Transfer RNA from a Clostridiales bacterium, 73 nucleotides, folded computationally.

């Protein structure tokens, strides 16, 4: 050089015919307890790597760039 994968919240990952972005876990509050934790109830948190196309409408579909990962050579 070439082929497939893969890139969404501090992390770990969902979003399976294109229709206003979601959990667990972190992390803040509160409550339970004598306290801690565990458990309970609420908040916080994303221009879906970039960049152009299709569509009315894109995370999702098409192309190009980075990363990354396995494999050819």
């Nucleotide at each position: 050089g070439g082929a497939c994968a893969u890139a969404u919240a501090g992390c770990u990952c969902a979003g399976u015919a294109g229709g206003u972005a979601g959990a667990g876990c972190a992390c803040c509050c509160c409550g339970c307890u004598c306290a801690u934790a565990a458990c309970g109830g609420g908040g916080c948190g994303g221009u879906c790597a970039c960049a152009g196309g299709u569509u009315c409408g894109a995370g999702u579909c098409c192309u190009g760039u980075u990363g990354u990962g396995u494999c050819c050579a």
About this RNA: The sequence is in RNAcentral, with records from ENA. Rfam family: tRNA. It is annotated as a transfer RNA. From the family's description: Transfer RNA (tRNA) molecules are approximately 80 nucleotides in length.